Predicted 3D model of a 72-nucleotide RNA (transfer RNA) from Daphnia magna. The coordinates come from a structure-prediction model, not an experiment, and the mean pLDDT is 81.
RNA sequence: GCAGACAUGGCCGAGUGGUUAAGGCGACAGACUUGAAAUCUGGGAGCGCAGGUUCAAAUCCUGCUGUCUGCG
Numbered sequence: 001g002c003a004g005a006c007a008u009g010g011c012c013g014a015g016u017g018g019u020u021a022a023g024g025c026g027a028c029a030g031a032c033u034u035g036a037a038a039u040c041u042g043g044g045a046g047c048g049c050a051g052g053u054u055c056a057a058a059u060c061c062u063g064c065u066g067u068c069u070g071c072g
Base pairs, nucleotide, nucleotide: 001071002070003069004068005067006066007065010025011024012023018055028042029041030040031039048064049063050062051061052060
């Protein structure tokens, strides 16, 4: 330099055009307890950045950024 894959809450991770973006862990609050752990309950917090297509985009297209892999 070229090609490909990936980027989703604090962490892991599902969702590949249409209702409210699953689930687990953690943190926080509450219940329980003499206190804690365990257990149970609860509300919050997220689609890498910019543009485009579409009635509608996490999802499709383009560029950029970053990570990984391969080739040279």